The prediction has a mean pLDDT of 83. The part of an RNA shown here (small-subunit ribosomal RNA, 5' domain) has 542 nucleotides and comes from an uncultured bacterium.

[in-house]
Context: one part of a larger RNA
Order: sequence, then structure tokens, then C1' cells
RNA sequence: GGAUGAACGCUGGCGGCGUGCUUAACACAUGCAAGUCGAACGGGGGUUACUUCGUGGCGAUCUUCGGAUCAAAGCGAUAUAACUCGAGUGGCGGACGGGUGAGUAACACGUGAGUAACCUGCCUUUUGCUGGGGAAUAACUGUGGGAAACCAUGGCUAAUACCGCAUGUUGUGCAUGACAGGCAUCUGUUAUGUAUGAAAGGAGAAAUCCGGCAGAAGAUGGGCUCGCGUCCGAUUAGGUAGUUGGUGGGGUAACGGCCUACCAAGCCCGCGAUCGGUAGCCGGACUGAGAGGUCGAACGGCCACAUUGGGACUGAGACACGGCCCAGACUCCUACGGGAGGCAGCAGUGAGGAAUAUUGGACAAUGGAUGGAAAUCCGAUCCAGCCAUGCCGCGUGCAGGAAGACGGCCUUAUGGGUUGUAAACUGCUUUUAUACGGGAGCAAUAAGGGUUACGAGUAAUCCGAUGAGAGUACUGUAUGAAUAAGGAUCGGCUAACUCCGUGCCAGCAGCCGCGGUAAUACGGAGGAUCCGAGCGUUAUCC
Repeated sequence: GGAUGAACGCUGGCGGCGUGCUUAACACAUGCAAGUCGAACGGGGGUUACUUCGUGGCGAUCUUCGGAUCAAAGCGAUAUAACUCGAGUGGCGGACGGGUGAGUAACACGUGAGUAACCUGCCUUUUGCUGGGGAAUAACUGUGGGAAACCAUGGCUAAUACCGCAUGUUGUGCAUGACAGGCAUCUGUUAUGUAUGAAAGGAGAAAUCCGGCAGAAGAUGGGCUCGCGUCCGAUUAGGUAGUUGGUGGGGUAACGGCCUACCAAGCCCGCGAUCGGUAGCCGGACUGAGAGGUCGAACGGCCACAUUGGGACUGAGACACGGCCCAGACUCCUACGGGAGGCAGCAGUGAGGAAUAUUGGACAAUGGAUGGAAAUCCGAUCCAGCCAUGCCGCGUGCAGGAAGACGGCCUUAUGGGUUGUAAACUGCUUUUAUACGGGAGCAAUAAGGGUUACGAGUAAUCCGAUGAGAGUACUGUAUGAAUAAGGAUCGGCUAACUCCGUGCCAGCAGCCGCGGUAAUACGGAGGAUCCGAGCGUUAUCC
């Protein structure tokens, strides 16, 4: 000198774009952060319309005045239809998105390979199939238990829920044969035989559409293996028994001591094993002429974790932040028998700390989940709020104006110097400010409709709802210099000097060093220098 997720002191006008718990992976009140589908399914409640029945009896007709007949509103039940609400079965999604960096010195990460040792829901292309049956169960209803959380049991019912049967392809297993290839185990293609293994319907008047099952390929995403690279300590020198290898078996999507039984005695290490300390890694960031050094906030990729430890279930995918079970610590409820909870999601609270924000708005856009769609949900996201925390931009006026005014300070003192064109005064401007008006882009399209292309549906194109931010940005008019400057320093390094006070005192100080009676070094004043909505100090890195 540069830099910072900074803090502190003094000061502070505006805007744009970023950033904002670096400490206690400390504990958390409250609200929200993952739902969706009625075009998979049965049933319940409500509203409206309507069918039928009952009740009701305004009113009407007849009357022999006893009564008879018809009959509106209202009420109840029933059937149907539409809409709607909240549970339940079922499907897809809760493995993404969001957070944090505790652990980890490791195939965790980076880079380059391998997988002839593997998996892949949704999506794309393509081939074939979708026949016929069965038994349950939640909801509901009854009974019982419990303070609650919830639980037990009798009965009824549906499905794209569950279970057999049939069929059976290029699937899978086995056997036999042929061809091709390679990388040792082998791999691919093909033929025959044999065994085994599927399915689900829904919407619609229909056309048709959305689905279902079995394959083959693709895409995407992952698993595993290997070469090389990746901090400090030898005041850590030996470490290792599933340890190293083999055989049989098990397990996995898959290779493998991954696990197990037996057999052998190996394996790593001065090219640093083991142990201890520290640490998420990278793209990158800062600095530097570079080489290098330091860092890994924000943004992007990967990994790990979700109160601590362990475990599996479901599933294409988890050993699962807002799922389950067990154990521990902690907090809460309790009728003392037993239960409930997990902010390292967004806000917010306490604590810790030098220190870090709102319990805000919206799904308008982008993106995600579900759905045929409308749409619903989304603290992802987009916005707004707070903070000079950073970078950038703008302003606090401009021109003229010498009696070089007053005042201040200095002085060799009737004088002179300096503050200083600075002020006053004259003219001008209006960024900004205030007031009143106008007023965006972000919106592309969805449903639906039109046109064109090809055989349908799809594609292209035209029309066609929707804006949180926001009456914001921007802009017009009016008013009036009006609303807006500080901080540090002035002995040398280092740009900038005098006076007064103090008297080794009070104090300064980054280093050298100043101060003991003329201090350019302390304190004040005048003046000056540097930077400027900032300026200094502290901390850290180069």
C1' cells in the first nucleotide's frame, strides 16, 4: 500500500447493487416451512333443485249444516342430480428443494480412468399383451377399557388395495449346439429343449384420451474400483488376529474378510506405518511483477450431519431434518397408571459475545409436487423492512464581488501579515428537497377459440384471464440557495507552524523518541495538510 461477512470512536444528506451469528452443532415460547388427486374407492355431514310418501291445514267447492271433497306454505322421511366440507382406503410426492460444518487426514474431495462386477421411479423411442376368478379390510356401526395419548373386540362394505388361475414375448434359471469378439475370470449374438414368472382400470354419448403389465433401447441420476494430488509433529518407531492371503458357504443391485467355517502366516513401515494435533474438500477469493503466501463468508459442485448413540422398515431411491423403533440427557402434561417433544428450515426469544436484521407481503414471475385440466400447496423463490456493513454514483450550489470590511490569530505594534473572494452584497441555476399531477417494463401465456402443416394428436402462429412489489421506478409543473460536512493529522519516517498554558508533572507514542521554565512532539487556540459521507483506531492476511 492492498484486503475484510468485521468491531470500536467521532460524524452522517440521497440513490442503485450486493452482504449481514465468524462466538454456544447452546436451549428454545409462538406462527408458518409438503402436500396433492373425487377422472382409483366406499361411506358420512351440509346446501340447492327435484320425485314419491306421511304430517300439516292458509284457503276453495259442495252441503241435508252432521259433514264430504280438493288443497298452498311449513315439517319429517325417501330416490336422483349438482355443488361443497372434513375424515378414511388407494396412488404419486414427503430421498427434491431449504439449513449447518459437528465429525472426517479419508477414494472425503480434485483430476483422469475402469465397471467383461452394477442399479435407475418419473421422461423419450419401440415391440407385444391387458382373459377369467377369489378372499378380506379401514371408514361406518355396536360393546368395552383409559385422565389423556390412544387401544381391544363383535358386525357390514369398496377399489387402480390384496391373493390364486390362464396365456406367455427378445425376461430369468438349466442343458445342448453354432458364430463373433475380447481383458485372465469371460462377453455378445443366435437356435432348440425344459422349468419359472404379468396385468387395472378410470373419464366420455362416442371418437378417443389418461392409465396397467412384460420386454428392448436411450436419457438422467447414482453405487463400486483404481492411478496421481491433498496440513503439522520423530520430544510419536514400530503397528496389525478378520489382521494378510486361499478354499467352501452366506449376503448384496454389484466386486470384495462385507460376513462365516476351515487352512496357511502373512500384511504395513524411515519414499514416515502407527499414534497425537488441526481441518469439511474444490471451482475460486485476497495479495504479489511473478514465483509464491494466506483464506475457503456470499454464488456454484461434491461430501457429512439433523438433541446424543444404535437399528432397521417402506420404497426406484433413505438406514430418511419437519417418518418409525430402542437406549441416554433435557423440557413439558398427568387422575402417578402413563404420555408428548426435537428451529444446524423462515421469522422470532433467551444465553454467549466486540459483533450480525422483520414473529413483513405474494405465489405476479422462475422453479418444484400432485392433477386430464381448472387449480391447490411451496418462509424454494420473487419482493419489501432494518444496518454507511461494502462497492459505485449524486449532492451540500454557480458566476461576479476589495472598503482586501468586522471579528479572530500573529507581529519588529499610530503600522503590517493572515483568515480571504472567504463573508456581506449583486446576478443565475434547481440536481436534491417539499407539494401537486401523469405513470411503467417485469406478462411469457392457462382454460378456451381461430388459422396453417401432416393421417389422429402434435407443432407453429393469432386472439384470449392474471402484478406481491406499487401509484414504486420514471416523468411534468410549482417554490425557494432553499433541506445537507465531517474526521484524522501537522518533530523525522510523512503532506502540513506559530502563540499561550504546563514544567520529567499532566500527558503523548507505530519506531526513533518528546516533557526537568522560551516544548513546531503534552493541553488549548489560530492557521495549515490529507481524505471526504465518511474519517480514524483495533484485529487478521499478503
The RNAcentral record of the full RNA draws on ENA and SILVA.